[in-house]
Molecule: c-di-GMP-I riboswitch aptamer
Organism: Deltaproteobacteria bacterium GWA2_54_12
RNA sequence: UCAGAAUAAGGCCAAAGCCCGGGUGACCGGGUGACGGAAAGCCACGGGUCCGCGAAGCGCGGACGGCCGGGUUGCCUGA
Numbered sequence: 001u002c003a004g005a006a007u008a009a010g011g012c013c014a015a016a017g018c019c020c021g022g023g024u025g026a027c028c029g030g031g032u033g034a035c036g037g038a039a040a041g042c043c044a045c046g047g048g049u050c051c052g053c054g055a056a057g058c059g060c061g062g063a064c065g066g067c068c069g070g071g072u073u074g075c076c077u078g079a
Stems, first nucleotide, its partner, number of pairs: 001079004012037002017032006035066001041072003045069003048064007
C1' cells in the first nucleotide's frame, strides 16, 4: 500500500425490557441487561421511516448511523 471475514489472538460495541433523568414528541443521556454486530467507530450527503407545526396539497423544523446506500478513520491476519 492492497486485500480479507477464512483461521487465530487480544479484545470492542450493545437490542428489547426495567430503573432514573431530559424532551410537546419521534427520541436522547446514565445504570442494569445481552438480542445481535467485522466497523453496531464517526458523519444527516442521498433515499426511506418516524415526530412536531401549518386547514389540505405540500412546506418548514426535528429524530433515527442497530433501515438502505455513500463518505471517512481503525484492530488483527495474509500478500